RNA sequence: GCCGGUAUAGCUCAGCUGGUAGAGCACCUGAUUUGUAAUCAGGGGGUCGGGGGUUCGAAUCCCUCUGCCGGCA
Repeated sequence: GCCGGUAUAGCUCAGCUGGUAGAGCACCUGAUUUGUAAUCAGGGGGUCGGGGGUUCGAAUCCCUCUGCCGGCA
């Protein structure tokens, strides 16, 4: 330099063929316990890496930039 993959909650990841984002763990509150842990119930938290485009509507499609991973040279 060229090609491919990937970027979504604090962490690990889902998200179908475009229709206003979920799970587990973690965190907070309550119950239970002498207390902690475990268990049970409830709750908060992300406008989806940045910018632009298409569309009535974009995490999803297109372009570009950036980070990471891999391949070729």
This is a predicted structure of a 73-nucleotide RNA (transfer RNA) from Palleronia marisminoris. The prediction has a mean pLDDT of 81. NCBI's taxonomy places the organism under Bacteria, Pseudomonadota, Alphaproteobacteria, Roseobacteraceae, Palleronia. It was read from a public genome assembly.